[in-house]
């Protein structure tokens, strides 16, 4: 210098004018006016997880259902985060993994292929054993061909073919035997553990898929601020249907059963009717910043400082000027390709014109995921060049 | 704001324990007819909303995302 990789911060600044929504104070003719101060995000989004909070005759048991799934830790909790283990990819920094069980069971593996999980034989290899035919030989037997057969090395099919490579062995072959690698079993050592390493034994049994059903372990009561509380206003407490009245309807906010509680002339559904107002919940909280300490880290502890939107059909905006930044055109200086002209590149300065994303709080919080013009910072890797 | 359901041919819809996707109407071409309708024959029309993953293989299973639709207040 080029290429790459991991992480973080910001996502314009200042001022003027006109507006919008709360809060505090003052004035008031009760209509409002004046002053002061505050007013979107890293994702406010998707609503995908987890909690706080609230309500449900306190949530007990079983089935069903849903979710999670290497190990250890963090946390209020989590499907999140941190650290590690294993597998895969990359020269490397580093990245990815829904990563329990396929030797509990059931089902699936289309087409092709001999055979797709009870293995199997199309081409091929062999002719040891038994047997038939032919030829030779006096004979023992020899040679050739076929059958019963033997084999799974090679070819071929397929996404996948029943351990791999090599040597021996054999009629040909084959874990048939051996060496190494892989695998399985029990053992030892290290580690909290996932696991790693070592030595021993076994000739190898057990293909894939669980984001198929399923099994195992763990977790889960349900609903959601339109939850819920208080106040006010208005109407026809109308019509129809169903169930039940103590031998228990119905309710206890998704399904079934049991248990428990509650329970009546009541409960549920449909049609019809009325009001669509105020207030509370409501914003100070697992909050933010800094320092120190513990920890590899996530995070935790202690101390100090700070207050940082609370609207409710829903405010947080518009415009002008200057500065910063990016792009295009143009002018000038310096410099390089290149010694000159022409042309092009880099850098500095001036002028003109243009651009600046994704998006918008709605009870609150912790995460994940997705969208995002551009700017800046830090760590690391590879390649090339120079010293 | 909260909760739920869906997206397959031009239109209306089937198809789900994974193996090259179908029906009706419509469209185009042909036959019949003097011509048309009806009828008969043939044909195609599909990135199964998009992207990624699991798998040998995805409309189907899983994740993310886009679009569309529906419900929800209180009183009696």
């Nucleotide at each position: 210098a080029g290429a790459g990789u991991g992480g973080g911060u910001c996502g314009g600044g200042c001022g003027g004018u006109c507006g919008c929504c709360g809060c505090g104070g003052c004035u008031u003719u009760c209509g409002a006016g004046c002053c002061g101060g505050g007013g979107a995000g890293g994702a406010a989004a998707g609503u995908c997880c987890g909690g706080a909070c609230u309500c449900c005759g306190c949530a007990g048991g079983g089935c069903a259902g849903u979710g999670u799934g290497c190990u250890g830790g963090c946390u209020a909790a989590c499907g999140g985060c941190c650290a590690g283990c294993g597998a895969g990819g990359g020269u490397g920094a580093c990245c990815u993994c829904a990563g329990g069980g396929a030797a509990a069971g059931u089902g699936c593996c289309a087409c092709a292929g001999a055979a797709a999980a009870c293995a199997c034989a199309c081409c091929g290899c062999c002719g040891a054993a038994c047997u038939c035919c032919c030829a030779g030989g006096c004979g023992a037997c020899u040679g050739g061909g076929g059958g019963u057969g033997g084999c799974a090395a090679g070819g071929g099919u397929g996404a996948a073919a029943a351990g791999g490579u090599g040597c021996g062995g054999u009629a040909a072959g084959a874990g048939c035997g051996c060496a190494c690698c892989g695998c399985c079993g029990a053992c030892g050592u290290g580690g909290u553990g996932a696991c790693a390493c070592g030595a021993c034994g076994g000739g190898c049994a057990g293909g894939g898929a669980a984001a198929a059903c399923c099994c195992c372990a763990c977790a889960c009561g349900g609903a959601g601020c339109a939850a819920g509380g208080c106040c006010a206003a208005a109407u026809a407490g109308g019509g129809g249907g169903g169930c039940g009245c103590u031998u228990g309807a119905g309710g206890c906010u998704g399904g079934c059963c049991c248990g428990g509680c509650u329970g009546a002339a009541g409960c549920c559904c449909c049609c019809g009717g009325g009001u669509a107002g105020g207030u509370u919940g409501c914003u100070g909280g697992a909050c933010c910043c800094c320092a120190c300490g513990g920890g590899c880290a996530a995070c935790c502890g202690u101390g100090g400082g700070g207050c940082u939107a609370g609207a409710g059909g829903a405010a947080u905006g518009a415009u002008c000027g200057c500065c910063a930044u990016c792009c295009g055109c143009u002018c000038g200086g310096c410099u390089c390709c290149u010694c000159u002209c022409a042309g092009g590149g880099g850098u500095c300065g001036g002028g003109c014109g243009g651009g600046g994303a994704c998006a918008g709080a709605a009870u609150c919080c912790g995460g994940c995921u997705u969208a995002c013009a551009g700017a800046c910072c830090c760590g690391c890797u590879c390649u090339g060049c120079g010293a | 704001g909260c909760c739920g359901a869906g997206g397959u041919a031009g239109c209306u819809c089937a198809g789900u324990c994974g193996g090259u996707a179908g029906a009706g109407c419509g469209a185009a071409g042909g036959a019949c007819u003097g011509a048309a309708a009806a009828u008969c024959c043939u044909u195609g029309c599909g990135u199964c909303g998009g992207u990624g993953g699991u798998u040998c293989a995805a409309u189907u299973c899983c994740a993310c995302u886009c679009c569309c639709c529906g419900g929800c207040a209180c009183c009696a």
Predicted 3D model of RNase P RNA and transfer RNA as a complex of 463 nucleotides. Rfam match: Bacterial RNase P class A. Rfam links the family to the GO terms ribonuclease P activity, dimeric ribonuclease P complex and tRNA processing. Its mean pLDDT, the model's own confidence on a scale to 100, is 79.